[in-house]
RNA sequence: CGGGGUGUAGCUCAGCUCGGCAGAGCACCUGCUUUGGGAGCAGAUGGCCGUGGGUUCAAAUCCCGCCACCCCGA
Numbered sequence: 001c002g003g004g005g006u007g008u009a010g011c012u013c014a015g016c017u018c019g020g021c022a023g024a025g026c027a028c029c030u031g032c033u034u035u036g037g038g039a040g041c042a043g044a045u046g047g048c049c050g051u052g053g054g055u056u057c058a059a060a061u062c063c064c065g066c067c068a069c070c071c072c073g074a
Base pairs, nucleotide, nucleotide: 001073002072003071004070005069006068007067010026011025012024013023020057029043030042031041032040050066051065052064053063054062
């Protein structure tokens, strides 16, 4: 320098094909249970979807630029 992949909750990831209410597990918090802890059960909280634009009635999703990380080639 060229090509490809990834970026979504504190963590691990789905959702992107086919635009239409942002989800799961774990963790954290509260309650029940227990002498206490752990386990179990019930409930609650937490995201402006890496970033800046564009298209659209509507964008995590489509298009363009940029950033970070990983892989391949030179």
Background
A computed fold for a 74-nucleotide RNA from a Patescibacteria group bacterium, annotated as transfer RNA. It matches the Rfam family "tRNA". Rfam's curators write: Transfer RNA (tRNA) molecules are approximately 80 nucleotides in length. It is annotated as a transfer RNA. Taxonomically the source falls in Bacteria candidate phyla (Bacteria). Model confidence (mean pLDDT): 80 of 100. It was read from a public genome assembly.